RNA sequence: GAAGCAAGCCAGGCCGCCGCUGGUGCGAACGUGGAAACACGGCACUGGAGGAAGGUCCGGACUGCACAGGGCAGCGUAGGAGGUAACACCUCUCCACCGCAAGGUGAGGAUCAGAGCAACAGAGACGAGUCGGCGCCUGAAUCGCAAGAGGAGGGCGCCGGGUGAAACGGGCAAUCUCUACGCGCAGCAACACCAAAUAGGCCGGCGAUGAUGCGGCCCGCGGAGCCGGCGGGUAGGUGGCACCGAGCCGUGCGAGCGAUCCACGGCCCAGAUGGAUGGCGGUCACAUGGAGGGCAACCUCCAUGCACAGAAUCCGGCCUAUCGGCUUGCUUCACAU
Numbered sequence: 001g002a003a004g005c006a007a008g009c010c011a012g013g014c015c016g017c018c019g020c021u022g023g024u025g026c027g028a029a030c031g032u033g034g035a036a037a038c039a040c041g042g043c044a045c046u047g048g049a050g051g052a053a054g055g056u057c058c059g060g061a062c063u064g065c066a067c068a069g070g071g072c073a074g075c076g077u078a079g080g081a082g083g084u085a086a087c088a089c090c091u092c093u094c095c096a097c098c099g100c101a102a103g104g105u106g107a108g109g110a111u112c113a114g115a116g117c118a119a120c121a122g123a124g125a126c127g128a129g130u131c132g133g134c135g136c137c138u139g140a141a142u143c144g145c146a147a148g149a150g151g152a153g154g155g156c157g158c159c160g161g162g163u164g165a166a167a168c169g170g171g172c173a174a175u176c177u178c179u180a181c182g183c184g185c186a187g188c189a190a191c192a193c194c195a196a197a198u199a200g201g202c203c204g205g206c207g208a209u210g211a212u213g214c215g216g217c218c219c220g221c222g223g224a225g226c227c228g229g230c231g232g233g234u235a236g237g238u239g240g241c242a243c244c245g246a247g248c249c250g251u252g253c254g255a256g257c258g259a260u261c262c263a264c265g266g267c268c269c270a271g272a273u274g275g276a277u278g279g280c281g282g283u284c285a286c287a288u289g290g291a292g293g294g295c296a297a298c299c300u301c302c303a304u305g306c307a308c309a310g311a312a313u314c315c316g317g318c319c320u321a322u323c324g325g326c327u328u329g330c331u332u333c334a335c336a337u
Stems, first nucleotide, its partner, number of pairs: 001333010012284007020048007030041004050308001054319002057317005062187004074183005079093005094108001095106004109178002114176002116172002131160008142149002191239004201230006213221002245268001247267006254261002286305008
C1' cells in the first nucleotide's frame, strides 16, 4: 500500500423568530364546561424520540380468571458447562462444515422400539429378492413295448459385470415416532375505582271510591299506571402510566477465560389519547457534480443532497431497515529498510 475479519461509536453543529406538549411551584381560592365524577383556564422555572422507538417473532414483569395431587393430550426446546427475573437470548468449550488466515456457520439427543421416505439411472430402491454364468437336486412335454432317452420349468448353493449417493447393508429424526426437560388461559381495549340518560329488576307507598297526564288553580276530558328508594351494567371520567427501578452514568491492579456479578460514588432521564417532540430563515460542517484559478498540495464560486425511521403499560432479547463518517484490535499478500 491492497484486500479482508472482528468489536465499538456518531446519527449534523450554532443563532434568531413563531409554535406544540408533560412536570413542579405560587395555591388556599376563583371562573368556565358538566347531573356528577372530573377536566380546563394565569404566571414563573423546567423536561421533551431511537439505535432501531419498526416487525410483534421469543422471554418476563404486571393484571384478571382457573388451580389438592397425579396422568393423558397439545405446544416448545435439544452436544457439554455456565450467565440471567426468564428465554428459542448471551458466554466459554467439544465436534462437524466453510475460509490460506483473522474468523464464520450449525434444530449438533435417539435409526438393534416401531412406521414412513429416496429424483435420475438401473433387471431390481427399503426387506424384497433380481440380470447373467456355473454346480447339485428335482423333473413336464415328446420318443420308446419296456429298460430308458430327453431336458422345459422349479429349488438350493457359489460367482460375476453394470446402474446409482446408496444394492439382505446403509442414509434421512427440519416425516411420524421415542427419550429428557419446560409450559394453566388470556391480555393495559388487561384490570380497579367514580358514575348519567333510557330500558329492565327488587322493595315500599298511592291508584277504577279514577291516580299520573292535559303549562299554575277550578271545571271538563281521559282510563292504568304513578311516585320514592336500592342494586347491577352502559355512555362519560380517573387510576393503572413513567421519581426509585431486573433504572441510567462513572470508578475499581475488584471476582471470573467470558457472558455476567460485586462494591463504591453520582443522577432522576419523554409520555399523549385527534395522539406533543415541529415550521421558517441565516450560518458553518460533510458528500456529489460543474466552472474558474494554481507547477502542486489546494483555493474560490454555483447547484443539488444530508439516511432508515418516529415512543403509546413497561423491561430483556432476536430479526429487519439505514446516506455518510470515525475509533481500536487482528489476518493474508506485495514492496522498502
About this RNA
This is a predicted structure of a 337-nucleotide RNA (Bacterial RNase P class A) from a Burkholderiaceae bacterium. Rfam family: Bacterial RNase P class A. It is annotated as a ribozyme. The organism belongs to Burkholderiaceae, within Bacteria. The sequence is in RNAcentral, with records from ENA. The prediction has a mean pLDDT of 78.